[in-house]
Small-subunit ribosomal RNA from an uncultured prokaryote, 1367 nucleotides, folded computationally. The RNAcentral record of the sequence draws on ENA.
């Protein structure tokens, strides 16, 4: 550092979990364009029509009677009217998003066209004429409906007549129209009706217009190349049909186009846009509501009508479905409003009005309207309000927590005093409506009343994140967005308490966009992290020198036209306020359309020589191809010479040789390959290229001087080269050599060695096309400091070998930049410009499919499922390595003694047992804790006992005690029960007041050697008495970190010198301390005696010179000489001097830290746990067990010894519940009396080894277990279970295998001696003097340690990590 992963925001037609007081304005099948039961959504016009089914009135006329009422018939005359002709709408509203990727949509433009209703012109509406439906008979059908005859009418049809416009023509002509109702009336006419006169609706033609609507173009508009070719009406022409119209729309003939790498075609996926959500933007995702276009209306196809369809709630046709049916046939289409099933995680009422806006229709009243208003349901989502407000400390009381003292919830609560917003009671009560007409609804609004009364949850508190604690639980339970928690002290699981955040909502899920410069236009990389194609060449295409004129595409500016409305800003404005609405404005970054400029891209157009390119004269070279040659080895082959080995290797062994090998000579054969020159030397684009000639040929490169004029870089596709290794054919084949054989090695050894060998290397063709094909660094220009080498070429200058330039290659090191760093640095990984290629976590996987290549190995292009939360660079610190380099150190080596073979002693495993208490585990646990288990100790086991307790504090209450001490009973004994005797507290205010002591109960509580050394402390051990460990400043470096402390010498030592971006401290080293060794001094008692005196005896006097003893001081510093060395530190010297010489020896002393080392049974001590017991106490037994294994010792095996004699010489160190002289007893071990000593006065105290004498190599006169049996000693008491002594017994053992320990000098070995513990028990332990050695060439190797360096994919650090297979 580079890269994914993940959270924090906002969003939503959401669902799901707990919850849930009102209001307002939204908004509600995303899924089955799945199926549909019921009702309702499209009708109107009687003033176009004939009529009268049914209703009402109005005339008439009959019956009954109650004389004004009821029935009955007749009557279209009047109000209206079912059905029917006929006219306008049923092409609008209203739903869906199935299909569509372009016949669609978005913007902008265009010419060859229609247009009911509607406005404006202008002209007209004359005069017949035949018919049907309705009804009426009759018929067939279950129905549905359907014929057949017979009536009738119209604004239904259908000629004739006019023709301003108006269509057609040959320009002469020619053709086409209509229709009425309805109201009002003065005159005339008329029986009436009515003519007529006006108004008004309609109505024909026909002109233009407004809206709509149909057609054409440009422009944009999703993925996929693992879809590259599509295409016959298919692309244009002509003719001719068709359309309201243009056209391959259709057709006939012609002729071969058309489309496509700026991506046709094909496949998936999509309704498209205003917009809405994110987003600082740019851009990502979207495409519900609302509004504009398009499409569909069971499913597929067709036309009819009509001003408009190829028609949602028309018609045929053909299909599923579904309902009826008399089986013969007929009905229907909710993607319209509700509403059902069915899918689903999921989406509402079979409601009220047409009052209000609009829509059809009428002349109008009206009528019709599931559009629309409104009202139900739903916390879906936005936006409002409230759940009270003020005071209130005894800081209430209950929760939690606590170091127990207190905190904390918390003014919170109660309590006092208030106020009424919602909600609830009553009463008023609008706007929407203009004179009426209100679905909503007695609604918003408003006034009164009453009472804190009706109203709070939900998520989260380990980091990212606001916000801690106890309890429970113990790798279980569980949590978890990631990263992680949970294995007895969990802020992470559960639960409380308390806390943070949002709040009538809160969490989780999902969904988009953000963060995410993680696809980088804005804005990203590519030497080692992902990534430069193995190299040329070239096609399209991008990109391009300097200059003149010109254009105006592209650019710029200015005007215009559009860019719907809503939406989003912004200002007003209305609902109390907000969301919601309203109005205005600016905005829609967009496309077109004019009119200008000409700098800069681009077109043309003329010129130029700085890039390119060609021509000359020269040069260097392992550039390339092809023919031919040379000599050295190797090998085989023939002959000599000669004879047993050769040959191979860490050491063999196969192999070759007496059939003559190896060796050495000479002959010859045939293949490959080309020492020495040879070099970070040359040449090529790369791959690669190496005796030596020729010939053919490609590149490059200097120097002069011409000519051409941008010819130029780049390069997707394409093509060509391309190491090895393979493949095919055919040749060669000497040496090497996969595979394979054999021989070794090895636990194996399908390897590494060895002997042999065959594809194959070589040739010629023709495939393969890949490599770490690497500078892991694409080509091209331009520009940014130097300084050393090298190879080629030229100039200049001289001293003739050299210098300065100057070019073109290749190298080394460095500046500025530059990088994550490393590093790179005119050969850039600098700094610009151009084109290419490639990359987007890690594995799956460069694999699968599919395609293209190839004989074929395979190559290329190249995915996803599913999984992990990382994978990676690079550089630092450390550890570590059968790297490296330097040094030490009884580590090796040399030496000496041992252990490991016996027997005992001790420890421990094991194994028994009622226990065999516990603990210590590699060095660093095993004569360790234990400096000493018969009882006690003691923790352990078995039996008997206590139960506030053996112990310690408080409380109440007796007593004045207590305690000692003698006998007695039961008991194993604790312990209980009597007894004898001695004792009869202190203080005092005189009061059992206070203290103590004891006993007796009661509660707190004692009490645990139970657990957890992986919760501690405190102690220890161990690396190691090894030489390190670290820090302040400073300076490097983005950092971690380095520097210091690393180098050169040296040292026991990070000692020291020295030198250096270091200069300085600390902690360890070293010294200081104590001990011995050598003098001085001071001081003599219990110690000493030289010289006097004495004596058995320093025994006494005297004396302190000598030993000593035990205070104080000197002395030793590489101090001096020499010789090294750097002239320094040191080192060396069988110098010197001196008791001592290089730290004299010897202890004491143990840095920063490791091992979660060791100990909870020393102590202390946090959490648990036990609480008539895991606590206390006794008695017995156990720790002593015994087939076995290991450790550490002790005596031995003998003669350097064993026995016996003889009596010479140390020190340290202990004594009063002790050490015991000395005498007397014992054969001893001991007894028995007892002087002296609180100790340089006494005393253990005897030194042993040494010396002498004997034994003479045996299981012994060795060596002493084991046994037997007798004394002693210790103690309350030797059975389990002590010691010691005597006499008898007399094992095993003759020096020890693999292996392995100590020690370098007074060391080692040997020999006794003291002493802690202790009643007694020592082969163990710590100490002490006697005797008193060998050997150290030397650091190759074995262990451990230290210091540089160096690879690391380790860092709980190689006892790591990690791979494959099997379970």
């Nucleotide at each position: 550092c580079u890269g994914g992963c993940u959270c924090a925001g906002a969003u939503u037609g959401a669902a799901c979990g707990c919850u849930a007081g009102c209001g307002g304005g939204a908004u509600g099948c995303u899924u089955a364009a799945c199926a549909c039961a019921u009702g309702c959504a499209a009708g109107u016009c009687g003033a176009a029509c004939g009529g009268c089914a049914g209703c009402g009135c109005g005339g008439g006329g009959a019956a009954g009677c109650u004389u004004g009422c009821u029935u009955c018939c007749c009557u279209g005359g009047c109000g209206g009217c079912g059905a029917g002709u006929g006219g306008c709408g049923g092409a609008c509203g209203g739903g869906u998003g199935a299909g569509u990727a372009a016949u669609a949509u978005a913007u902008c433009g265009g010419a060859a066209c229609g247009u009911g209703c509607c406005c404006a012109g202008u002209a007209g509406c004359g005069g017949g004429g035949g018919a049907u439906a309705a009804c009426u008979a009759c018929u067939c059908g279950a129905a549905a409906g359907a014929g057949u005859g017979g009536c009738u009418a119209a604004u239904a049809c259908c000629g004739c007549a006019u023709a301003c416009g108006c269509c057609c023509u040959a320009c002469g002509g020619g053709g086409g129209a209509a229709a009425g109702g309805g109201g009002g009336g003065g005159a005339u006419c008329g029986c009436a009706a009515g003519a007529c006169c006006u108004c008004u609706c309609a109505c024909u033609a026909u002109u233009g217009g407004a809206g709509c609507g149909g057609c054409c173009g440009a422009u944009a508009u999703c993925a996929g190349a693992u879809u590259a070719g599509a295409u016959a009406g298919u692309u244009g022409g002509u003719g001719g049909g068709g359309u309201a119209a243009c056209g391959g729309c259709c057709u006939a003939c012609c002729a071969a186009g058309u489309c496509g790498a700026c991506g046709a075609u094909c496949u998936a996926u999509a309704g498209c846009u205003g917009g809405u959500c994110u987003g600082a933007g740019a851009g990502g995702a979207u495409g519900a509501u609302c509004a504009g276009c398009c499409a569909c209306a069971c499913u597929g196809g067709g036309a009819c009508u009509g001003a408009g369809a190829c028609a949602c709630g028309g018609c045929c046709c053909a299909g599923a479905c579904u309902c009826c049916u008399a089986c013969g046939g007929g009905a229907g289409g909710c993607a319209g409003c509700a509403g059902u099933g069915g899918g689903g995680a999921a989406u509402a009422u079979u409601g009220g009005a047409c009052a209000a806006u609009g829509g059809g229709c009428g002349a109008a009243a009206g009528c019709c309207u599931g559009a629309u208003c409104c009202a139900g349901c739903a916390a879906u989502g936005c936006c409002g309000c409230g759940u009270g407000a003020g005071u209130g400390a005894u800081g209430a009381a209950g929760g939690c927590c606590u170091u127990a003292g207190g905190g904390u919830u918390g003014u919170a609560a109660a309590g006092c005093u208030c106020u009424u917003u919602u909600a609830c009671c009553a009463g008023g009560g609008a706007u929407g409506a203009u004179a009426a007409u209100g679905a909503c609804a007695g609604u918003a609004c408003c006034u009164g009343g009453a009472g804190a009364a009706u109203a709070a949850g939900c998520u989260c508190c380990g980091g990212c994140u606001a916000a801690c604690u106890c309890c429970g639980u113990g790798c279980c339970a569980g949590c978890a967005g990631c990263c992680g928690c949970g294995g007895u002290a969990a802020u992470a699981c559960g639960g409380a308490g308390g806390g943070a955040g949002c709040u009538a909502g809160c969490g989780u899920u999902g969904u988009u966009c953000g963060g995410a410069a993680u696809u980088a236009c804005u804005g990203g990389g590519c030497g080692u992290a992902a990534a430069g194609c193995g190299c040329g060449c070239g096609u399209a295409g991008g990109c391009g020198g300097c200059u003149u004129u010109u254009u105006a595409a592209g650019u710029c500016a200015g005007g215009g036209g559009u860019g719907a409305a809503a939406u989003c800003c912004c200002g007003g404005g209305g609902c109390u306020c907000a969301a919601c609405c309203c109005c205005g404005g600016a905005a829609c970054u967009g496309c077109c359309c004019u009119u200008g400029a000409a700098a800069c891209u681009g077109g043309a157009u003329g010129g130029c020589u700085a890039g390119a390119a060609u021509a000359c004269u020269g040069g260097a070279g392992a550039g390339g191809u092809u023919a031919g040659u040379g000599g050295a080895a190797u090998u085989c082959c023939g002959a000599g010479u000669g004879u047993a080995g050769a040959g191979g290797u860490g050491a063999a062994a196969u192999u070759c040789g007496u059939a003559g090998a190896u060796a050495u000579u000479c002959g010859g054969a045939g293949g490959a390959a080309c020492a020495c020159c040879a070099g970070u030397g040359g040449c090529g684009a790369a791959g690669g290229c190496g005796g030596c000639u020729c010939a053919c040929u490609g590149g490059c490169u200097c120097g002069a001087u011409a000519c051409u004029g941008a010819c130029g870089c780049u390069g997707a596709g394409g093509u060509g080269c391309g190491a090895a290794a393979g493949c095919g054919u055919g040749g060669g084949g000497a040496g090497c050599a996969a595979a394979c054989a054999g021989g070794a090695u090895u636990a194996g050894a399908u390897a590494c060695c060895c002997u042999g060998g065959u594809a194959g290397u070589c040739c010629a063709c023709g495939c393969c096309g890949u490599a770490a094909a690497c500078g892991a660094u694409g080509g091209a220009a331009g520009c940014u400091a130097g300084c050393c080498g090298u190879c080629g070429g030229g100039u200049u200058g001289u001293u003739u070998a050299c210098a300065a330039c100057u070019u073109g290659g290749u190298g080394g090191c460095g500046c500025a930049g530059c990088u994550a760093a490393c590093g790179c640095a005119u050969u850039a990984a600098g700094c610009u410009u151009c084109c290419c290629g490639c990359c987007u976590g890690g594995g799956g996987a460069g694999u699968a499919c599919g395609g293209u290549c190839g004989c074929a190995a395979g190559a290329u292009u190249a995915a996803a499922a599913c999984u992990c939360a990382a994978a990676g660079g690079a550089a630092u610190u450390g550890a570590c390595g059968g790297g490296g380099g330097c040094c030490c150190g009884c580590a090796c080596a040399a030496g000496c003694g041992g252990u490991g073979g016996a027997g005992c002693a001790u420890g421990u495993g094991g194994u028994u047992u009622a226990a065999u208490u516990c603990g210590a585990a590699g060095c660093a646990a095993c004569g360790c804790g234990c400096a000493g288990a018969a009882c006690c100790u003691u923790a352990c086991c078995a039996g008997c006992c206590c139960u506030u307790g053996a112990c310690a504090u408080c409380c109440c209450g007796g007593u004045c005690g207590c305690g000692g001490u003698u006998u007695c009973c039961a008991g194993a004994g604790a312990u209980g029960g009597a007894u004898u005797c001695c004792u009869u507290c202190a203080g005092u205010u005189a009061g059992g007041c206070c203290g103590g002591a004891u006993u007796g109960g009661a509660u707190a509580c004692a009490g645990g050697u139970g657990c957890u050394g992986c919760a501690u402390g405190g102690c220890u051990g161990u690396c190691g008495u090894c030489a390190g460990c670290u820090c302040g400043u400073g300076u490097c470096g983005u950092g971690a970190g380095a520097u210091g402390u690393u180098g050169g010498g040296u040292u026991a030592a990070g000692u020291c010198c020295c030198g250096c971006a270091a200069c300085g401290a600390g902690c360890g080293c070293a010294a200081c301390c104590c001990u011995c060794g050598c003098c001085c001094u001071u001081a003599g008692u219990u110690g000493c005696c030289a010289g006097c005196a004495u004596u058995a005896a320093g025994u006494u006097g005297g004396g302190c010179a000598c030993u000593c003893u035990a205070g104080g001081g000197g002395g030793a510093c590489u101090g001096c000489c020499g010789g090294u060395g750097a002239u320094a530190a040191g080192c060396c010297g069988a110098g010197a001097g001196g008791a001592a010489g290089g730290u004299g020896g010897g202890g004491a002393u143990g840095a920063c830290g490791u091992c979660a080392a060791g100990u909870c049974c020393u102590c202390a001590u946090g959490g648990c746990c036990c609480u008539u017991a895991c606590g206390g106490g006794c008695u017995g037994g156990g720790c002593u067990a015994c087939g076995c294994a290991c450790g550490u010792g002790c005596u031995a095996c003998a003669a350097u010894g064993g026995u016996g004699g003889u009596g010479a010489c140390a020190g340290u160190g202990g004594g009063c519940a002790g050490c015991g002289a000395g005498a007397u007893c014992g054969c001893a071990a001991g007894a028995u009396c007892g002087a002296g000593c609180u100790a340089a006065u006494c005393u253990c105290c005897a030194a042993a080894a040494a010396c002498c004498a004997u034994c003479u190599c045996a299981g012994u006169u060795c060596g002493g277990a084991u046994u037997g049996u007798u004394c002693u000693c210790u103690g309350c008491a030797a059975c389990u279970c002590g010691g010691g002594g005597g006499c008898a017994u007399g094992a095993a053992g003759u020096u020890g295998g693999a292996a392995u320990c100590g020690c370098u000098a007074g060391u080692a070995a040997u020999c006794g001696c003291a002493g802690a513990u202790c009643a007694g028990c020592a082969u163990g332990c710590u100490g002490c003097g006697g005797u008193g050695a060998a050997u150290a060439c030397g650091u190759u190797c074995c262990c451990g340690g230290g210091c540089c360096u160096u690879g690391u994919a380790c860092a709980c650090a190689c006892c790591g990590c990690c791979c494959g297979u099997c379970a």